[in-house]
């Protein structure tokens, strides 16, 4: 200084342009003298930020933030 790459629940991670899923942690019951498992249900996200396109955007574009990788 050039080029690519990732950013979604507390944490890991999915989602082909149609109102975001699972695990795990967390709470609640259920089993049990208890405690672990285990089995049922709850809560938990303004998808890194602003704009753009589009009936509709995590998802396409254009900037900008942070992190990482090559070059130089």
């Nucleotide at each position: 200084g050039u080029g690519g790459g990732c950013u979604u629940a507390g944490u890991u991670u999915a989602a082909u342009g149609a109102u975001a899923a699972a695990a795990u942690c967390u709470c609640u019951g259920u089993u049990u003298u208890g405690c672990a498992u285990a089995c049922a249900g709850g809560a938990g996200a303004u998808c890194u930020u602003g704009g753009g396109u589009u009936u509709g955007a995590c998802u396409c574009c254009c900037a900008g933030a942070g992190c990482c990788c090559a070059c130089a």